[in-house]
This is a predicted structure of an 82-nucleotide RNA (c-di-GMP-I-GGC riboswitch aptamer) from a Desulfobacterales bacterium. The organism belongs to Desulfobacterales, within Bacteria. Model confidence (mean pLDDT): 75 of 100.

RNA sequence: UCAGAUAAAGCCAAAUCCUGAGUGAUCGGGAGACGGAAAGUCACGGGUCUUAUCCCUUAUAAAGACGGCCGGACUGCCUGAA
Numbered sequence: 001u002c003a004g005a006u007a008a009a010g011c012c013a014a015a016u017c018c019u020g021a022g023u024g025a026u027c028g029g030g031a032g033a034c035g036g037a038a039a040g041u042c043a044c045g046g047g048u049c050u051u052a053u054c055c056c057u058u059a060u061a062a063a064g065a066c067g068g069c070c071g072g073a074c075u076g077c078c079u080g081a082a
Base pairs, nucleotide, nucleotide: 001081002080003079004078011036012035016031017030018029019028020027021026034068040074041073042072044071045070046069047066048065049064050063051062
């Protein structure tokens, strides 16, 4: 530098259940594994979703959520090859 997914050495942890926070999307903790080669980090572009309040009718705006939706940026483990 290139390629890869058998779980290898380690790592993360969907659904679901319990519990706590939030108006909500959703998030923290515990149990649990559907999966993952960036399922590590960053809301930068797109996308989806939410909204007590605001606006005033219907979508914009505003404020948020999702990184396990796609792209991008940065960083990085293992194995194999050169």